[in-house]
Molecule: small-subunit ribosomal RNA
Organism: metagenome
């Protein structure tokens, strides 16, 4: 870094999955230790009990008991000025929790604050003067169940209040000064406000020691004021989540003006006046979220995310308010209200774990009701000290990261077992055993107050404050004391023992790991792609393997692969994607030049960027992880300096973009008005008669009431033939007769002016075919619906007759089209080449044209170049810019639901669940095709004879049977070339069990004859007789065969022909199939094999980026046909002899055998054709263009056919699915299909006579004469192991008789009786022979078979099989036609090309409706819930304001004093404002809903057949 899956391959596009890393993780198996983290993501759900904030006698009054002691028993004294409580002062706003709210100046950054605060700390300055008047506690009376509370009475302060003074501070005037014009700074002037005290020491006049005032010090304190530090308030700039199916919002709203109110600026509040403010650079709404520093990915940009740690906000049951106070609108305070919990004497009261532990729920899921303030850090306190669920530490959890460890060596050509196996072996495997060794962790024992400990008080010492040696203070100054939760922990030290310590996942591709065995689409797996239907490396188990390891796998989120949203770094002619076209505001974007500015930009500087993290370096823990220190980054951000090419901005100037003027041609460009002919249709008339019309044929239709066709007139409505052109003209849509009016824009060619005025366009406006929608009009053709007629299996279409909306015309709507070049404008560069249309120009001419050249337009083909290919290609799909608009996997779905817009139709905008891995887009090779050429074949066509009717044979179905054994199915007289036993695989029945036959051990007889009994038979049983052969002296062994036993095992026509060989059919004797090497091609693939001829043929010639090659075709092989020569029986006889006969003598020429050559090759001859091939005639020749017939069957195709020939994996059965044996069956039969035979008759039938083959077979065989029988056939024996004999007669045929068209002298089924033959046996079930019977059937419907010559037809014979049985089969030969004009069409098949959405390949693929079954969803009378907006009602605390007649210590006033009054303050009322709550009416929003609508998805339902081919109507 990639891989995988879309296809029969390719290439692209795409999406889906893998493989990486990461976590607060849970869940499955498993689990020795230790370190350092982490540890309620769900219920911001509800809590029981215990802690989590108190401290200070040196602020202040008052002050116990227990206990102890003493005692005169009365007490005292110590406990003690302790302990509880009270007033006061600090703190309680920090620590610590949590993520609900919040999309906001909340948060990050940068800055402001001349708009502000800041206790406590710290520097420096100045002050603490003198009064007064309460109240707690206590005491003491009531209330109440408590909680709690009222009255009376005493007291005190650093509680509280007035006074005095106050540089400075604070207001106000004034007067300079400086200014960003806000406002500051100095000066003077007036006026306001302070305070508390306590403690140590010295000293003590009054007044003698002590004590106490008072003074002097020192220390904490207290007051005004500065000014820092710290922390904080308030503004401001930038960043900061999705949705435009939220587009507008907003009345304190936005700004002034007073005022108020805050620390403080401010509509913060009110009261006035103004109409404002924000907003496509997203207001306003909804949803959604605590923010960053980090953290996880990732090369990076990015994206994801915000535990733990740290900053910051924010919340404390919910909501709402203040109060205290430096600070809170306050997690352990208050007040109300509300919901919930507890207590309750029912009359009221309490509470708030989102602190630490715990509990209960919730959930996959998250932990001790520990220890301790030793250390850090806070609080208080002068201090000792107190307090501190912060913190430190421990516990619990493999949560997660690191470290160790379960041993180390050395042991066989390799133990047992286990697995596999081709039985030979191999693996497990140095693994184990054995042997030598080691001692971390664990276990036991000890040692270990090691490090973790600074600080504090004491003393001594030094400085320092002071008058001082007291006394304070200070010191990185000595000594000695003391104080550790963790924890008897870490370390470390001894001795012993290999003992006590290894799992999980995977193993078909991706992905490293294979092989039994069960399973049999079942049970199961499964991340994709897929596996499982009997040989599974994919399922389960097992062996062995890979990988990881105190872990290992799964889930479930993140990022990455994914350039799959793309800034880095995509795309839009056909893959998903250009708005149908314009005009255009914003917005972006923008020609030459100068000059000035510095926003952008470039470069320094400064300052920030917390710490922690990540990174680098160096330390500490045995190493790591952890930690410590130091450094770099921290790509931002602000301020500043300089630069000045670019861009921007300002200003000036340019002409080439742009436009303006003129002159000219071209044009179906719009708009209105009017003109015109051909046709249709219709009306009137003439002419005319029976058919017109229409169609693949009909038919509806019209027409005798006169049609159709023809004349001649008229009316009406529409549309413009010929010109008409990949011509023109317009922004598209789109314009087509002909005149006039008005008008738009492009194009040329010429001068001059404007001076970038420009390009493109979200949003908006505007046009926009056909169709449809409204008013009115018009309406000839045409024509939806609709009606009829065919067609049709149906035809609600396609085809024919009619026929209305509409089509026309005016106004208005409508806004879509495959509105397409499926191709946005606009600008620049980039070879041509040829057409055409507009203008110009040059040359030439009398002139036009021709011809060059220039601009504009429209086409074609090509260069580089681009693309996945096709393909574009100066009209680019090339190179580039600039702007705009779309895309992001298929279906759902352009669909629901919102909005917007239309009268409606319905358009525009546009999701989601669920679902599938694919959906596609280009080319390739196949196949198909009711596409296309070309060609082939008994394929039609032309003839000839059949089947299909009939009766019989057979064979298969289908039925029936105990069985009617199996299989085949384009292969049904097919396996079987021959089922009465047998065969024989079925059935019944009876028997055997090492078996019907092999091997080998043992044991016994030789063997084998022969006889009885049973029984159907097998078989069972009992009984006689009998011994060979080899060795060996013998006893015996030994071979061989028999029966016994035992054992390895036999045997199986049981199953799989879809595990398989071998064989064998089809396509097909069709002409094809494919390779090597080059070249094309990104690639499958092409090319060769195409193309022009030819041919029975990819035969053969010619071209040709191809040259060659192979399997096929041919040909060689066999039979026939001519002949030569050789040979002469068993064969043959011309001449000679001979006889009944080639019978015999002889011959060997002939026929004939059967064996070797010859012959034919398009080889001549003419023609034709590319001087080719090769066809066509032709000669000759027995035979002529492959002579006729056979064998011979490419690569493949049908999972084709056989497991039952045989062979064979596997699987299954072993007193039976083996095996013996009788017997039945396979031979059944309402029925149906095939193949055949005999006929239906005179081309015949019978009788009778006379001929001509071939080829074959006989010793278990053929059998001759001859006798007998009507024959069948019997006797009989001759010859033959056969060119010798025998089968053997051939037979139509010819020749004569006799039949005369008839169910017959035709046909022969059927049937009865009688006999032959085979064979053990002819009932089930053989053939034959004779008599006799004498059925259907008088040429066969629809369809359909075979054949082109020695062929169909038609007549006979042989054979294998076989004991017999043939109408079948395989062979021979006689007789012997007929027709083929062609190649439209029917089947099959070859070759090119085309189209395809097929590839199992058209028995393909595919589509809607309905039915059924499940899932998500719209709509829905409606019912619920949440949030929220308006409009009210009623308001609790509470602040503020108004009031206060009651009530009150300080302060005024008065006064000897009081009393009485003022100031003041106040319960309490009122008022403004408000939470909850309540009414009413809306918005959005979630659930649910009878009942509905579409949508998907499921095994092989149902109708059809739309759509992939001309898909059958493109």
């Nucleotide at each position: 870094a990639g891989a995988g899956u879309u296809u029969g391959a390719u290439c692209c596009u795409g999406g889906c999955u893998c493989a990486g890393a990461g976590c607060g993780a849970a869940c499955g198996u498993u689990a020795g230790c230790g370190g350092c983290g982490c540890g309620c993501u769900u219920a911001a759900c509800a809590c029981a009990u215990g802690c989590a904030a108190g401290u200070c006698g040196c602020a202040c009054g008052a002050g116990a008991a227990a206990g102890g002691g003493a005692u005169u028993c009365g007490u005292c004294c110590c406990u003690a000025g302790u302990a509880a409580a009270g007033u006061g002062g600090c703190g309680c706003a920090c620590g610590g929790g949590u993520g609900a709210g919040u999309a906001a100046c909340a948060c990050g950054u940068a800055g402001g604050u001349a708009a502000c605060c800041u206790g406590c700390c710290c520097a420096a300055u100045c002050c603490u003067g003198g009064g007064g008047g309460a109240u707690a506690a206590c005491c003491u009376g009531c209330c109440g169940a408590a909680a709690g509370g009222c009255g009376g009475g005493c007291u005190a302060a650093u509680a509280c209040c007035g006074c005095a003074u106050a540089c400075g501070a604070a207001g106000u005037g004034c007067u300079u000064c400086u200014u960003u014009c806000g406002a500051g700074g100095a000066g003077u002037a007036u006026u306001u406000g302070a305070a508390a005290g306590c403690a140590g020491g010295c000293u003590g006049a009054g007044g003698u020691u002590u004590a106490c005032a008072a003074g002097c010090u020192u220390g904490c304190g207290g007051g005004a004021a500065u000014g820092g530090a710290c922390g904080g308030g308030c503004c401001u700039g930038c960043g900061u989540c999705c949705c435009a199916u939220c587009a507008g919002c907003u009345a304190g709203u936005u700004g002034g003006u007073a005022a108020g109110g805050u620390a403080a600026c401010g509509g913060c509040u009110u009261a006035c006046c103004a109409a404002g403010g924000c907003a496509u650079a997203g207001a306003c709404g909804g949803g959604u979220a605590g923010c960053u520093g980090g953290u996880c990915u990732g090369a990076g940009a990015g994206g994801a995310u915000g535990a733990c740690c740290a900053g910051c906000c924010a919340c404390a049951c919910u909501g709402g308010a203040a109060c205290u106070g430096a600070g809170a609108c306050a997690c352990g305070g208050u007040c109300c209200a509300g919901a919930c919990u507890u207590c309750u004497a029912c009359g009221g009261a309490a509470g708030g774990c989102a602190g630490c532990a715990g509990u209960g729920g919730g959930g996959a899921a998250u932990c001790u009701u520990g220890c301790a303030c030793a250390a850090u850090g806070g609080g208080c306190g002068c201090a000792a000290g107190c307090c501190u669920g912060a913190u430190g530490c421990a516990g619990c959890g493999a949560c997660g990261c690191c470290g160790c460890g379960u041993g180390g060596g050395u042991g066989a050509c390799g133990a047992a077992g286990g697995c596999c196996c081709u039985c030979g072996g191999g693996u497990u495997g140095u693994a184990a055993a054995g042997c030598c060794c080691u001692g971390u962790g664990g276990a036991u024992g000890g040692a270990g107050a090691c490090g973790a400990a600074c600080a504090u008080a004491c003393u001594c010492c030094g400085g320092u404050u002071a008058a001082a040696u007291a006394a304070g203070c200070c010191g990185c100054g000595a000594g000695g004391a003391u104080u550790g939760a963790c924890g008897g922990u870490a370390u470390c030290c001894a001795g012993c023992u290999a003992g006590c310590a290894a799992a999980c996942a995977c193993c078909g591709g991706c992905u490293a790991a294979c092989u039994c065995u069960g399973u049999g689409c079942c049970a199961g797996c499964a991340g994709c792609c897929g596996c499982g239907g009997u040989a599974a490396g994919a399922c389960a188990g097992a062996g062995g393997g890979u990988g990881u390891u105190a872990a290992c796998g799964u889930u479930g989120c993140u990022c990455g692969g994914a350039a799959u949203u793309a800034c880095u770094g995509g795309g839009u002619g056909u893959a998903a994607a250009g708005c149908g076209c314009g005009u255009g505001c914003a917005g972006g974007u923008g020609g030459u030049u100068a000059c000035g500015u510095a926003a952008g930009u470039u470069c320094g500087g400064u300052g920030u960027g917390a710490a922690a993290g990540c990174c680098c370096c160096a330390g500490g823990c045995u190493c790591a992880a952890c930690c410590u220190g130091g450094g770099a980054a921290g790509u931002g951000c602000a301020c500043u300096g300089a630069a000045u090419a670019c861009u921007g901005c300002g200003u000036g100037a340019c002409u080439u973009g742009a436009g303006u003027u003129c002159u000219g041609a071209a044009g179906a460009g719009g708009a209105g008005a009017g003109u015109g002919g051909a046709a249709u249709u219709c009306c009137c008339g003439g002419c005319g008669u029976a058919g017109a019309g229409g169609u693949g044929a009909a038919a509806u239709u019209c027409g005798u009431a006169g049609a159709u066709a023809u004349c001649g007139g008229g009316a009406g409505g529409a549309a413009c033939a010929c010109c008409a052109g990949u011509g023109g003209c317009g922004c598209a849509a789109g314009c087509g007769a002909c005149u006039c009016u008005c008008u738009g824009g492009g194009c040329a060619g010429a001068u001059a002016c404007u001076g970038a005025c420009a390009c493109u366009a979200a949003a908006a406006c505007g046009c926009g075919a056909a169709a449809g929608c409204g008013u009115g009009g018009g309406g000839a053709g045409c024509a939806a619906a609709c009606a009829g007629g065919a067609u049709u299996a149906g035809a609600u279409a396609c085809c024919c007759u009619g026929g209305u909306a509409g089509u026309c015309c005016a106004c208005g709507c409508u806004g879509u089209a495959a509105a397409c070049g499926a191709u946005g404008a606009g600008a620049a560069c980039u070879g041509g080449g040829u057409g055409u249309u507009g203008c110009g120009g040059g040359u030439a001419u009398u002139g036009a044209c021709c011809c060059c050249c220039g601009c504009g337009g429209u086409g074609c083909c090509g260069a580089a170049g681009c693309c996945a290919a096709c393909g574009c290609g100066u009209u680019a799909a090339g190179u580039u810019c600039u702007c705009c608009a779309c895309c992001u996997g298929g279906g759902a779905a352009g669909u629901a639901c919102g909005g917007c817009c239309g009268c409606a139709a319905g358009g525009c905008u546009a999701a989601a669940a669920c679902u599938c891995a694919a959906a596609g887009g280009a080319a390739u090779u196949g196949a198909c095709g009711g596409g296309g050429g070309c060609c082939c074949g008994c394929a039609c066509a032309a003839g000839c004879g059949g089947u299909g009717g009939a009766g019989c044979a057979u064979g298969u179905g289908g039925u029936u049977c105990a069985a009617u054994u199996c299989g085949a199915c384009c292969a049904c007289g097919c396996g079987a070339a021959g089922a009465a036993c047998c065969u024989u695989a079925c059935c019944u029945a009876g028997g055997c069990u090492c078996g019907a036959a092999a091997g080998u051990g043992c044991u016994g007889g030789a063997a084998g004859u022969c006889c009885g009994c049973u029984g159907a038979a097998a078989g069972g049983u009992g009984g006689a007789u009998g011994u060979g052969c080899u060795c060996g002296c013998a006893a015996g062994a030994g071979a061989g065969c028999c029966a016994g036993u035992a054992u390895c095992c036999a045997g199986g026509u049981g199953c799989u022909g879809c595990a398989u060989g071998g064989c064998u059919g089809u396509c097909g004797u069709c002409a094809g199939c494919u390779c090597g090497u080059g070249u094309c091609g990104u690639g499958a693939g092409a090319u060769g094999u195409u193309a022009g001829g030819u041919u029975a043929a990819g035969u053969c010639c010619u071209g040709c980026a191809a040259c060659g090659a192979g399997c096929g075709c041919a040909a060689c092989c066999c039979u026939u046909g001519c002949u030569a020569c050789u040979a002469g029986u068993u064969g043959c006889c011309a001449a000679c002899a001979u006889u009944c006969a080639g019978u015999u003598g002889g011959g060997c020429a002939c026929u004939c055998u059967a064996g070797u050559g010859g012959g034919a090759c398009u080889g001549c001859c003419g023609g034709u054709g590319u001087g080719a091939a090769a066809c066509c005639g032709g000669g000759g020749g027995a035979a002529g263009g492959u002579g006729a017939g056979g064998a011979c069957g490419a690569c493949g195709u049908c999972a084709a056919g056989u497991c039952a020939u045989c062979a064979u994996g596997g699987c299954c059965c072993u007193u039976a699915u083996g095996u013996c044996u009788a017997g039945g069956g396979c031979u059944a039969c309402a029925c149906a299909c095939g193949u055949g035979c005999u006929a239906c008759a005179a081309u015949g039938g019978u009788c009778g006579g006379u001929a001509c083959a071939a080829a074959g077979g006989g010793u278990u065989g053929c059998c001759a004469a001859c006798u007998c029988g009507c024959a069948a056939g019997a006797g009989g024996g001759a010859g033959c192991c056969a060119a010798u004999c025998c089968c053997a007669a051939a037979a139509a045929a010819c020749c004569g008789g006799c039949c005369u068209c008839a169910g017959u002298a035709c046909a022969g089924a059927u049937a009865a009786g009688a006999g032959u033959c085979u064979g053990c046996a002819a009932c089930u079930c053989g053939a034959c022979u004779c008599u006799u019977u004498g059925a259907a059937g008088u040429u066969g419907g629809a369809a359909u078979c075979g054949c082109u010559a020695g062929u169909a037809a038609u007549c006979g014979c042989u054979g294998a099989u076989c004991a017999g049985c043939a109408a079948g089969c395989a062979g021979c030969g006689g007789u012997g036609a007929a027709u083929a004009c062609g190649u439209u069409c029917c089947c099959g098949g070859g070759c090119c090309u085309u189209g395809u959405a097929c590839a199992c390949a058209c028995c393909g693929c595919c589509c809607g409706u309905c039915a059924c079954a499940c899932c998500a969803u719209g709509g829905g009378a409606g019912c619920g819930g949440g949030u929220u907006g308006c409009u009210c009602c009623a308001g609790a605390a509470g602040u503020c304001g108004c009031u206060a007649g009651c009530c009150u210590a300080a302060c005024c006033c008065c006064u000897c004093a009081a009393a009485a009054g003022g100031a003041a303050g106040u319960a309490g009322g009122c008022g403004c404002c408000u939470a909850a709550g309540g009414a009413g009416u809306g918005g959005c929003u979630c659930g649910u809903g009878a009942c509905u609508g579409g949508g998907g998805u499921g095994a092989a339902g149902u109708c059809g057949u739309a759509a992939c081919g001309a898909g059958g109507u493109a």